């Protein structure tokens, strides 16, 4: 640093479960579409009529369609729409209205014409309509009165569109029941209560929406409305909103409240309640006191129904219901009893509001499945180490009790007033009966309480986040057992919090994400001093309001509670109002001088800009001199040169750069600036205290500047140089090297605008110890004067107090304590990418997401490893020598092949003469192929029968094993019967396995390595990992010592032990016997220890010489292997968990293989020869070994060997005269495939064995292969060593021993040294590596899958314009057509006023036409990204990563890339 989780919540849903009761909720989706039945009526005391009943026959009672009236704007549903005065709060209304209530003044008088109901007639299927005729009122119109209203003059009078007064004009009415008396009506004035309008001020996201607005925005004047307004018209002016985010887009109902949260806060807006919008969608008015009406009207439109096709009808977002959606959400109930509505004098009537019941575990609350004793610690289940633990007082078993449960019985409050109870025979008492009727679900690897065993075997499956599972899974799946809730319990989803991880409370930018490349500067933001002056916005008191219900305290009521009922207070607003303070902060006046800027007086400078102007040097031209190479590299080789190069003198062009001085000097705001000299110009020190008088610090947008590459014009072009060409390297080399070389670098106008533009560290101010360089000034002091010293200012650097930091660092030039102000960041990866948009000539630059996909990515330090990183050292490491080995032939092992088998293991070093110190049969584990099956072997029980056993019958079948057949017995004893032990048949338990796993062990071993390492306790330092100690100087074979030191000590390693050279004592031993000497030898002892000496050396360790000894610096050998590593090797040596077999994978046998052979590789013998060979002769040894043994003399054999049998259980005797190589001698061989070598074959023999065909060993006689020193490359070994020689011994009948393991004989050469190979060790440095360089790790290309861009295009939605057309309806005209009853003029007829229909036109929904905008879907082909099991190619990055890497940029290449330029250093 993100990612995850434990917590609380829910209108929830699914999965197992399910006892009860109380309160509460219950279509979040489809504002989707409805069948059916209800939900808004009601009044006869408003009116006429009709019909009913009743009788007193013209009355009374009742029901009602219809006129009239009051309600139908309330209740009740639902959140679609709306970012707005909708909501919330506070205000205003001097700018409004108000049915029914209330109080209050006043009236309520006289008239007049109609018209529904109802009839006649038509018209239509219906809806429903036309017509003529009669008739009523509290319907409808006139008059009259005028308390008063309203309006106009006039006048006073107010801030005023105020308020009085006078004149005048205009407005009223209704009547019912009736005995009283109500109920009504009209007109005014005032309440209360409900509403219009109109403000301030909160109220969600995006700037990849920055410019919106012509009724716009203000006036004046009509018009309109209850009321003010451009609200609406007509003129006028040209405004008005906006970075404090307008316009546009997306998303939403608001709130009291709800859920979280410590708290600020975040989310959230079911149910309750306030309010607001809407009622198939869209528009319209009407009608009223009120509406632009959810169950009302008229238009369009969609849909559904009904039709006789001509037309009609309809609106569940009232309640229940139904279809569709959906993961999902109830009864087509009861009743007006109660609350409460509308009507109505009232009875009363309506009332799906409400009140109740029903369904649902949905939630929250209470009860309950029982209580008490019970141990043989019961069965059974499950584990075992077989011994026992658990489940567990659990059960059972005995005694209790009855919440619930059943069954009858009783029975309310809610109800007032006589009457009326849906709920309900509900709550409740009270009685009987019976432990009765009632537990489940999820975890148990860590976070996280809780474990075992079986089954599975990277399979099937868990999984919230790390991650389980590949045969011994506490993680999966079952069991048992444990843990937590609990009638519920998990699982999803979704929101708070944990999240200080958006940080107001509360974070941060040197290296982890993050300071803009750097100025100058608008806006804003912040701002020095006065005990100056004046305000009253901020601040601080009072009060008013912030419904109710909810939180919170306290009391009450339902047996408690959850629910509620009264009380209280606090709590919520950037709120109104008022008061007064005046200290700060703002405002206003004023003054100051220390902040800032400025006079004066000196200074340094690669600050810029511009024209000049100088040497050096590289390059080419010209001549001269000179002659073959010259240049280039690791090496090379293209190139250049006899056409005279390079070299060399000397003359000339021409361009770009400025050597030394030159410096962790200096200047600039950064980029960045370097010859010298003029000219124009900016800044900054430093004195001085002379003037201004807060003029100031920052800085969103804006605006210049901005290295390099790069672009556009035009010049210039010596060198150098991307790209290209060439040459080399190389597995390729689009590259490092090398030879050319073009833009380009250069000037001059313009652009671009980015870098590791870095100090990775923004600006400005203050303040907190020092030290010590240096660059520029100035003072003091000192000198004749310059140095030197002090002290101060300013820039630059190191080291460091205190603090700080994750470390590492920083540390007055802070990364330290603070203020102010600006950018910025919020997990990696996608991506600085994509689309939009601005800038650009283009390359490109600025801004800047998401879908996806991953648990990580990172920073800083620590201990390893490692580096083609550095120092220091050791090793037969390498060099210097000897002698090999790799070529022959053979021995033996391995691999690979064949085989029925060719048993198994061992595989760099560290497997291959390794296990195996000895495979003919056995051994033997392999293959044929025959045989057994409690078994070759071991224990143990239970039966039968018998002695067992050896032994003989060379018995019979068989290749054997093995099958089959006959003969013979123990002890005690009383001669029943037991005893020990055996042996055969049967039968259980068992037995056997060299089957499997060394990656489940034990124990042994290998190998770094006989390398000098590895660790501990205390102390100290560090936040921690760790560090020190162990590092440093020195030394040594050693971490071996010595000094030194935050260390002081101490373990396992090294030394120190055995054995051996030499000497003494000494025991005993051999030799026929005796003695010396001499061998041998138990024990014990002395020596050797840098102990003398001398130099290194000026301290020790310690090192070199030397003496003196038998040996001299660990004498020589040995034994002994630290802490680990290589899952290093062994289940076939032994042991062993587990897994498999069980007439076999067990076991016995016979033959066969383990011994094959086109080949390839490891260790050997033995060779190539004359330092030989060969033949004769002769000398010397050590250590073994020996009774189923060695085996002597004699003898036979040419020999192996054979007869023979002494002698020895061994210092006696034998192997064994033990020895060979030496040595002499003859010169036999003379340099040759030989008298070298000695495979191979033939042959004729001897040994051992139960047996030499396959498949021993040895002898004579023939035969006589390769092979005449070994490529690349490799191995041993530093003195009694190599090498050379031959003895001995295990094992073993024999042997394929040339192997091994001992012993002795002869007996060398080299080592300057530490460059280099290989291995180790210490210190130190880098790391992107920790399964640790055989690490890590980039990028194309192929495949597969997934989201997303772009894209010819299609296809949809949204909201505006433009023009058309234009329904209802309102307003205006008009109204000749048609009424004309009320009023009016008239005797009338008739006019008048009015009125309707229609017609014009403004405005207008939808509906069409276009062109644009914004936003999905999709879309051939295509771009890049993510992910994926061992795919391809190459190696780019990490170490100096093998050319030191990154950053911008250009330019090339299959790709990581490589190059130029210029920059960092990380």
């Nucleotide at each position: 640093g993100g990612c995850u989780c434990a917590g609380g919540a829910u209108g929830a849903a699914c999965g197992c479960u399910g006892g009860c009761g109380g309160c509460g909720u219950g279509c979040c989706u489809a504002a989707c579409a409805c069948a059916u039945g209800c939900a808004a009526g009601u009044c006869g005391a408003a009116c006429g009529a009709a019909c009913g009943a009743g009788c007193u026959u013209g009355c009374u009672c009742g029901u009602u369609a219809g006129u009239g009236g009051c309600g139908g704007a309330c209740g009740g549903g639902u959140g679609a729409g709306u970012a707005a005065c909708a909501c919330g709060u506070a205000g205003g209304u001097a700018a409004c209205c108000u049915g029914c209530c209330c109080c209050g003044a006043a009236g309520u008088g006289g008239g007049g014409g109609a018209u529904a109901a109802c009839u006649g007639c038509c018209c239509g299927a219906a809806a429903g309509g036309g017509u003529g005729g009669c008739u009523a009122a509290u319907a409808c119109c006139g008059c009259a009165u005028g308390u008063g209203g309203c309006g106009a003059c006039g006048u006073g009078u107010u801030c005023a569109u105020u308020c009085g007064c006078g004149u005048c004009a205009u407005c009223a009415a209704a009547g019912c029941c009736g005995c009283a008396g109500g109920c009504g009506c009209u007109u005014c004035g005032g309440g209360a209560g409900g509403g219009g309008c109109c403000u301030g001020c909160g109220u969600c996201c995006g700037a990849u929406u920055a410019g919106c607005u012509a009724g716009u925005u203000g006036g004046u004047g009509g018009g309109g409305u209850a009321a003010u307004g451009g609200c609406u018209c007509a003129c006028c002016a040209a405004g008005g909103c906006g970075a404090c985010g307008a316009u546009c887009g997306g998303u939403a109902g608001c709130u009291g409240g709800u859920c979280u949260g410590a708290g600020a806060g975040g989310a959230c807006g079911a149910u309750c309640a306030g309010c607001c919008a809407c009622a198939c969608u869209g528009g319209a008015a009407c009608u009223g006191a009120g509406a632009c009406a959810c169950g009302g009207u008229c238009c369009a439109g969609a849909c559904u129904c009904c039709u006789a096709c001509g037309g009609g009808a309809g609106g569940c977002a009232g309640c229940a219901g139904u279809g569709a959606g959906g993961a999902a959400u109830a009864u087509u109930g009861c009743a007006c009893a109660a609350u409460g509505g509308g009507g109505g004098a009232a009875a009363c009537c309506c009332u799906g509001a409400u009140g109740c019941a029903g369904c649902a575990a949905c939630g929250c609350c209470g009860c309950g499945u029982g209580g008490a004793g019970g141990a043989u610690g019961a069965a059974g289940g499950c584990c075992u180490u077989c011994g026992g633990g658990u489940u567990g007082u659990a059960a059972a078993c005995u005694u209790c009790u009855u919440u619930u449960c059943u069954g009858g019985g009783g029975g309310a409050c809610g109800a007032g007033u006589a009457a009326u109870g849906a709920c309900g025979g509900u709550a409740c008492c009270a009685c009987a009966g019976g432990a009765a009727u009632a537990a489940g679900u999820c975890a148990c690897g860590g976070c996280u309480a809780a474990c075992u065993a079986c089954g599975u075997g990277c399979c099937a499956g868990c999984a919230g986040c790390c991650g389980c599972g590949g045969u011994a899974a506490u993680a999966c799946g079952u069991a048992g057992g444990u843990g937590g809730c609990a009638a519920g319990c998990g699982u999803u989803a979704u929101c708070c919090g944990g999240a200080u991880u958006u940080a107001c409370u509360g974070g941060g930018c040197g290296u982890a994400a993050a300071g803009c490349g750097c100025g100058c500067g608008u806006a804003g933001g912040c701002g020095g001093u006065c005990g100056u002056u004046c305000u009253a916005a901020g601040u601080c008191g009072a009060u008013g309001u912030g419904a109710a219900a909810g939180c919170c305290c306290c009391c009450g009521g339902c047996u408690c509670a959850a629910c509620u009922g009264g009380g209280g207070a606090g709590a919520g607003g950037u709120c109104g109002u008022u008061g007064g303070a005046a200290a700060c902060u703002g405002a206003u006046a004023g003054a100051c001088u220390u902040g800032a800027a400025g006079g004066c007086a000196g200074g340094a400078g690669a600050g810029g800009g511009a024209a000049g102007u100088g040497g050096a040097a590289u390059u080419c031209c010209c001549g001269g001199u000179g002659u073959a190479g010259u240049g280039g590299u690791g090496a090379a080789a293209u190139g250049c040169g006899u056409a005279g190069a390079u070299a060399u003198c000397g003359g000339g062009a021409g361009g770009a750069a400025c050597a030394c001085c030159a410096g962790u000097g200096g200047c600039g705001a950064a980029g960045g600036c370097g010859g010298c000299a003029u000219c124009c110009u900016g800044g900054c020190c430093u004195g001085u205290u002379c003037c201004u008088g807060a003029c100031g610090c920052u800085g969103a947008g804006g605006u210049g500047c901005g290295a390099a590459a790069g672009c556009g014009u035009g010049g210039g072009g010596a060198g150098c140089a991307a790209a290209c060409g060439g040459g080399a390297u190389u597995a390729g080399a689009u590259a490092c090297c090398c030879c050319g070389g073009u833009a380009g670098u250069c000037c001059a106008c313009g652009c671009c605008g980015u870098a590791a533009a870095c100090g990775a560290u923004g600006a400005a101010u203050a303040c907190u110890a020092g030290g010590u360089g240096u660059u520029g000034g100035c003072g003091g002091u000192a000198u004749c004067g310059a140095c030197c010293c002090c002290a101060u200012c300013u820039g630059u650097g190191c080291c460091g107090a205190a603090g700080c930091u994750a470390a590492c660092g920083c540390g007055u030039u802070a990364a330290g304590u603070a203020u102010u102000c600006c950018g910025c960041c919020u997990g990696g990866g996608g991506a600085g990418u994509a689309c939009g948009g601005c800038c650009g000539c283009a390359a490109g630059g600025c801004u800047a997401a998401a879908a996806c996909u991953c648990a990580a990515a990172g920073g800083a330090a620590u201990u390893g490893a490692c580096g083609g990183g550095g120092g220091c050292c050791c090793g037969c490491a390498c060099a210097a020598g000897c002698a090999g080995c790799g070529g022959a032939g053979c021995g033996u092992g391995u691999g690979g092949u064949u085989u029925a088998a060719u048993u198994c293991g061992a595989u760099g070093c560290a497997a291959c003469g390794c296990g195996a110190a000895g495979a003919a049969c056995c051994u033997u584990a392999c293959c044929a192929g025959g045989g057994u099956u409690u078994g070759a072997c071991a224990u143990g029980c239970c039966u039968a029968g018998g002695a067992a056993g050896u032994c003989c019958g060379a018995g019979c079948g068989g290749a054997a094993a093995c099958g089959u057949c006959g003969g013979c017995g123990c002890c005690c004893u009383g001669c029943a019967a037991g005893g020990a032990g055996c042996c055969u048949g049967g039968u259980c338990a068992c037995a056997g396995g060299u089957g499997c796993u060394g990656c489940a062990u034990g124990g042994c071993u290998g190998u770094c390595g006989u390398c000098a390492g590895c660790u501990c306790g205390u102390g100290u330092c560090g936040u921690g990992a760790g560090a020190u100690g162990u590092u440093g100087g020195g030394u040594u074979a050693a971490g071996u010592c010595c000094c030194g030191c935050a260390a002081c000590g101490a373990g396992c390693g090294c030394a120190a032990c055995c054995c051996u050279a030499u000497c003494g004592u000494g025991u005993a031993g051999u030799u026929a016997g005796a003695g010396u000497a001499u061998c041998u030898c138990a024990a014990c002892g002395a020596g050797a220890c840098u102990g003398c000496c001398g130099c290194g050396a000026g301290a020790a360790a310690c090192g070199c010489g030397g003496a003196g000894g038998a040996a001299g610096g660990u004498g020589g050998g040995g034994a002994u292997g630290a802490c680990g590593u290589c899952a290093a090797g062994u289940c076939a040596g032994c042991a062993u968990g587990g897994c498999c077999c069980u007439u076999a994978c067990g076991u016995c046998c016979u033959g066969g293989g383990c011994u094959a052979c086109a080949c390839a590789c490891a260790c050997g013998c033995u060779a190539c020869a004359a330092u030989g060979g060969g033949c004769g002769g002769u000398a010397c040894a050590a250590a073994g070994g020996g009774c189923a043994g060695c085996c002597a003399a004699a003898u036979c054999g040419c020999g192996a060997g054979g007869u023979g049998g002494a002698g020895c259980a061994a210092a006696u005797c034998c192997c064994a005269u033990c020895a060979a190589a030496g040595c002499c001698g003859g010169u036999c061989c003379u340099c040759a495939g030989u008298u070298c070598g000695g495979a191979u074959u033939g042959u004729a023999g001897g040994c051992u064995g139960c047996a030499a065909c396959u498949c021993g060993c040895c002898u004579g006689c023939a035969u006589g292969a390769a092979g005449c020193c070994g490529g690349a490359g490799u191995u041993g070994c530093u003195a009694g060593u190599a090498a050379c020689c031959g003895c001995a011994g295990g094992u073993c009948a024999g042997c394929u021993a040339u192997a091994c393991u001992g012993c002795g004989g002869u007996g060398a050469a080299u080592a300057c040294g530490u460059u280099c190979c290989c291995g180790g060790g210490c210190c130190u440095u880098g790391u992107a590596c920790a399964c640790a360089c055989c690490g890590c790790c980039c990028g194309u290309c192929a495949c597969g899958u997934c989201a997303u861009g772009a894209a010819a295009g299609u296809u949809g939605g949204c909201a505006a314009c433009a023009c058309c057309u234009g329904a209802a309806g309102u307003c205006g005209g008009u109204g000749g057509g048609c009424c004309u009853a009320a009023c009016u003029c008239g005797c009338a007829a008739g006019g008048g006023a009015g009125g309707c229909a229609g017609c014009c036109g403004u405005c207008g929904a939808a509906g069409g036409u276009g062109g644009g905008g914004c936003u999905g879907g999709u879309g051939a082909c295509u771009g890049g990204g993510a992910c994926g099991a061992a795919g391809u190619c190459g190696u780019a990055a990490c170490a100096a990563g093998g050319u030191a890497g990154c950053c911008g940029u250009a330019c090339c290449g299959g790709a990581a890339g490589g190059u130029g330029c210029g920059g960092c250093u990380g």